[in-house]
Context: one part of a larger RNA
């Protein structure tokens, strides 16, 4: 040196255990904001920080209701206090306060900071203080003024009103719109109309009520027709089944009234309101004749006209009541063992010193609102109510439809219909028009060029349930002062870090030592090799003693 064994040290696997995650599933809810959000900063406690609350009324104030003998939020005590049926703290509900900075809006400006104007106060002339107002755009509505151009318009100016403006995790809708990739290479294709980025809505959008099978979502039709350098790959539809259903308004033509404008003074044009009318078996105006009528009927606040208020039922936002066990006994502790019982519409889970149905939270089951909000009903209220015959040819959406030609989109990449756009052309008016995959006929079918709709669908929250979901390198990046320390000018990138004990009972008090490190008695404790660098304490990795070997 080496190896083997005990016994330490380190270190922090493992093992157990969760305060935290993750998935789904049902229910319910979804917009904030000039009355100033969101999301910040600075403050606020008796006394240093972080957290959380709160805002100069500041871990709060007033009111109403529930509950209660304890409480003064956490880390986390102490120091001093509130309360105790005259009801605190602590939950609901409704209110006030609520600096600065942010859309930020008086003016600026390096965000939380400076500097104003006008009015009124503060014994107030000036300083300074306080309280209000004072940014822009759009649109109503009124004034003054006033061009081309005479009146007039257009513009300017001013005052009063309205209303935008900013923000949202994902969800939706449009306008833009890639590349890596794959086609084993590349070009057309493909990723993918996807990532990104603008606009803008809303609790959902968005699409929708025939030029068609209202519109949406699902499940199969089917990875099929098909399409495709017929490659890679894209990939319907007809019909079949479910959820879920809901239809309507104008434009016009013809009538009434205002009003401008033109002149031939009673006409035209034109406008603005009201009635009228909304359809393809075409319908509607207009004229004309016939029948009819309401103490009747209908419908209604999400479209289809709007507004409000009462009533009854139910939910939601605090919360209430809730059954039954003793003994022995081992042990630090019983809820374990053993005896004899008791409940159950409750033996679901959690907890309490080891494993409790009968200790303790609570299950089962049953009950409850002064406010404030939801939903169903009823009711009050409001709103509508002609049809039939016949005649006319007055009306039914124009730079549309259509066509060329190019472009997008449709599962179709083109001989390519249907839909949309761009540039040129450029209809018809019901004896009309569009469509049925080029195209023509013939059949059929449905009326565009105007505009509104709930619900079934997406997603994020609450709230409750569940898991052959994790268990601290795993589960969110975060179980812990986590979007935190910490790194970058910045954009942005981002950690590690859970565990004494049943209870701090967290070693009074003696010694050793420079020592507030560290130990060794004591002492607590069932355990202290559970001593705070605290459950278990593996492995390298260093040591200490014996034994052997060299």
């Nucleotide at each position: 040196g080496g190896c083997u064994u005990a016994c330490g040290g380190u270190g922090g696997a493992u093992g157990c255990c969760u305060u935290g995650g993750c998935g789904c599933c049902a229910a319910g809810u979804g917009c904030c904001g000039a009355u100033g959000a969101a999301g910040g900063a600075c403050g606020u406690g008796g006394g240093a920080c972080a957290c959380u609350g709160c805002g100069a009324u500041a871990a709060g104030c007033u009111c109403c209701g529930g509950u209660u003998a304890g409480c003064c939020g956490u880390g986390a005590a102490c120091a001093g206090g509130c309360g105790c049926u005259u009801g605190a703290c602590c939950c609901g509900g409704a209110g006030a306060u609520u600096u600065c900075c942010g859309a930020a809006u008086g003016g600026g400006g390096a965000a939380a900071c400076c500097c104003g104007c006008u009015g009124c106060g503060g014994c107030g002339a000036a300083c300074c203080c306080g309280c209000a107002g004072c940014a822009u755009c759009u649109c109503c509505c009124g004034g003054u003024u006033g061009a081309a151009u005479c009146c007039a318009u257009a513009g300017a100016c001013c005052g009063g009103g309205a209303g935008a403006g900013g923000g949202g995790c994902a969800c939706c809708u449009g306008g833009g719109g890639a590349a890596c990739u794959g086609a084993a290479a590349c070009a057309u294709c493909u990723a993918a109309g996807u990532a990104c980025c603008c606009a803008g809505a809303g609790g959902a959008a968005a699409a929708g009520a025939g030029a068609c099978c209202a519109u949406u979502c699902c499940c199969c039709u089917a990875g099929u027709a098909g399409u495709g350098g017929c490659g890679a790959g894209c990939g319907a539809a007809c019909g079949g089944g479910g959820a879920a259903c809901a239809g309507c308004c104008c434009a016009a033509a013809c009538c009434g009234c205002c009003c401008g404008u033109g002149c031939u003074u009673g006409c035209a044009c034109g406008g603005a309101c009201g009635g009228g009318g909304u359809u393809g078996u075409a319908g509607g105006g207009u004229c004309c004749g016939g029948c009819a009528u309401a103490u009747g009927g209908a419908a209604g606040u999400u479209a289809c006209a709007a507004a409000u208020c009462a009533g009854u039922c139910u939910g939601c936002u605090a919360g209430c009541a809730g059954a039954a066990a003793g003994g022995u006994g081992u042990g630090g502790g019983a809820a374990a063992g053993c005896c004899u019982g008791c409940c159950a519409a409750a033996g679901a889970g959690g907890g309490u010193a080891a494993c409790a149905g009968c200790c303790c939270c609570g299950u089962a089951u049953g009950c409850g609102a002064a406010a404030g909000u939801g939903g169903a009903c009823u009711g009050a209220c409001u709103u509508c109510c002609g049809u039939c015959g016949g005649a006319u040819a007055c009306c039914u959406g124009a730079g549309u439809a259509c066509u060329g030609c190019c472009g997008g989109g449709c599962a179709c990449g083109c001989u390519a219909a249907u839909c949309c756009g761009g540039c040129a052309g450029g209809a018809a008016u019901c004896u009309g028009g569009g469509g049925a995959g080029u195209c023509c006929a013939c059949u059929c079918u449905c009326c565009a060029a105007g505009g509104c709709u709930a619900a079934a669908u997406a997603c994020g929250c609450u709230u409750g349930g569940c898991g052959a979901c994790c268990g601290a390198u795993a589960g969110u990046g975060a179980a812990c002062a986590a979007g935190u320390a910490c790194c970058g000018u910045g954009a942005g990138g981002g950690a590690a870090a859970g565990g004494u004990g049943a209870a701090a009972a967290g070693u009074c008090c003696c010694c050793c030592u420079g020592u507030u490190a560290g130990g060794g008695g004591a002492g607590u404790g069932a355990a202290a090799u559970a001593g705070a660098a605290c459950c278990u304490g593996a492995a390298a990795c260093c040591g200490u003693a014996a034994g052997c070997c060299u």